RNAcentral holds the sequence, with entries from ENA. This is a predicted structure of a 74-nucleotide RNA (transfer RNA) from a Gemmatimonadales bacterium. It matches the Rfam family "tRNA". About the family: Transfer RNA (tRNA) molecules are approximately 80 nucleotides in length. Its family is annotated with triplet codon-amino acid adaptor activity in the Gene Ontology. The organism belongs to Gemmatimonadales, within Bacteria.
RNA sequence: CGAGACUUGGCGCAGUCCGGUAGCGCACAUGCCUUGGACGCAUGGGGUCCUGGGUUCGAAUCCCAGAGUCUCGA
Numbered sequence: 001c002g003a004g005a006c007u008u009g010g011c012g013c014a015g016u017c018c019g020g021u022a023g024c025g026c027a028c029a030u031g032c033c034u035u036g037g038a039c040g041c042a043u044g045g046g047g048u049c050c051u052g053g054g055u056u057c058g059a060a061u062c063c064c065a066g067a068g069u070c071u072c073g074a
Base pairs, nucleotide, nucleotide: 001073002072003071004070005069006068007067010026011025012024013023020057028044029043030042031041032040050066051065052064053063054062
């Protein structure tokens, strides 16, 4: 310098292809259980999806620009 992949709650990921209310697991909080704790069960809180712009009635999803991480090539 060129090419590609990825970026979504605290962590790991799905959802993107085919636009239509943001989900799962772990973690966390509360309650039950226990002498107490762990395990287990129930309930709950937390993210407007890397940033900016555009298209659209409507964008995590499509388009453009930028940022970061990783891989490959020179």
The prediction has a mean pLDDT of 82.